[in-house]
RNA sequence: AGAGUGGGUCGGGCGGUCGCCGGUUUGAAAGAGCCGGAGGAAAGUCCGAGCAGGACAGGGCACGGUGGUGGUUAACGGCCACCCGGGGCAACUCGCGGGAAAGUGCCACAGAAAAUACACAGCCGAUGGCCCCGAUUCGUCGGGAAACAGGCAAUGGUGAAAUGGUGCGGUAAGAGCGCACCGCGGCGCCGGUGACGGUGCCGGCAGGGUAAACCCCACCGCCUGCAAGACCAAGCAGCCGGUAUUCGGCCCGGAUAUUAACGGCAGGUAGGUCGCAUCCCGGAUAUCGGGAGAGCCAGCUGGCAACAGUUGGUCAAGAUUAAUGGCCGCCGCCCGUCAGAAGUGACGGCGCACAGAACUCGGCUUACAGACCCGCUCUUAUU
Numbered sequence: 001a002g003a004g005u006g007g008g009u010c011g012g013g014c015g016g017u018c019g020c021c022g023g024u025u026u027g028a029a030a031g032a033g034c035c036g037g038a039g040g041a042a043a044g045u046c047c048g049a050g051c052a053g054g055a056c057a058g059g060g061c062a063c064g065g066u067g068g069u070g071g072u073u074a075a076c077g078g079c080c081a082c083c084c085g086g087g088g089c090a091a092c093u094c095g096c097g098g099g100a101a102a103g104u105g106c107c108a109c110a111g112a113a114a115a116u117a118c119a120c121a122g123c124c125g126a127u128g129g130c131c132c133c134g135a136u137u138c139g140u141c142g143g144g145a146a147a148c149a150g151g152c153a154a155u156g157g158u159g160a161a162a163u164g165g166u167g168c169g170g171u172a173a174g175a176g177c178g179c180a181c182c183g184c185g186g187c188g189c190c191g192g193u194g195a196c197g198g199u200g201c202c203g204g205c206a207g208g209g210u211a212a213a214c215c216c217c218a219c220c221g222c223c224u225g226c227a228a229g230a231c232c233a234a235g236c237a238g239c240c241g242g243u244a245u246u247c248g249g250c251c252c253g254g255a256u257a258u259u260a261a262c263g264g265c266a267g268g269u270a271g272g273u274c275g276c277a278u279c280c281c282g283g284a285u286a287u288c289g290g291g292a293g294a295g296c297c298a299g300c301u302g303g304c305a306a307c308a309g310u311u312g313g314u315c316a317a318g319a320u321u322a323a324u325g326g327c328c329g330c331c332g333c334c335c336g337u338c339a340g341a342a343g344u345g346a347c348g349g350c351g352c353a354c355a356g357a358a359c360u361c362g363g364c365u366u367a368c369a370g371a372c373c374c375g376c377u378c379u380u381a382u383u
Stems, first nucleotide, its partner, number of pairs: 001379010012331007020037007039354001043365002046363005051225004063221005068082005083097001084095004098216002103214002105210003120156002122152003127149002131144005164182006183205001184203008229274004238265004242258006278292005293315001295314008332352002334349006
């Protein structure tokens, strides 16, 4: 320098002006002043929690989820490290990565056969039989042809997949039939916390694939979600009084009517407040002090790392028609045209991404114009 690979940060800046939402101060009010006001994903709502309500003695069944090993964490299907397998010269990357030797099911098309293996083409036909030729001591012997019985699975063909692979021997032809190596299984030894790796001996080989099919094993899991839920509570309707009439000498009581007006009641709709802007306590009320927190930021220590511990700082938007914006100027970046050998300059651009809080956190996934930074690998060249 070129090619590649892994990760991180930012994601327009400044000024003016007009607004919007929340808080606070002041003010009788109108208003005015001050302070705060989106994101790395606020998104998808896919996991895990907090929190809330319901259910619940304990145990089991059913159902759902997770799935190499060891860590990490409040927890997780997240993250880190490692193992095994695939890809890459490498950095690195990809894998829903337990069990098919418990049982059941399924395996399209093609193919002979898709699982108690089988035999289409093909090979052989040693052995037995049939036929031909020759010899014969008539008992048979030698040779040949054919492919009847029979043997075989090497070769071909089909398929995603065909009953271990390669080679040598062996055979009539073949075949773990025999042997060597590889693979596989069993047992042991060594290393490792472990997944696993290495190695020795034994066994010719047990035996297709599929568990994002049922199933088995281990572990985890109650259900619903802030429209959760708590509190206050109009109006209408309801209930109890009350009132009127009546029975009655009167009170109590009963019956009827009326609730227009008056008093009370519970449930609860509209609506409101809280949940909810980190929570709790104190208090001299000042944006005060103290404590707590899976909160956030930075430093240090331990750890390969995820992460943990500790010290300091900080806690910072918040609605319910739903605020966080518009315009102008300058600068920056990008694109186009023109000029120039080039650095660059001039002009133009409804060019500057994805998107946008709604109870709160930890993750994952997805979207993203452009800019910057760091680690590592390979190739080439120079010193």
A computed fold for a 383-nucleotide RNA from a Phycisphaerae bacterium, annotated as Bacterial RNase P class A. The model forms 92% of the base pairs in the Rfam consensus.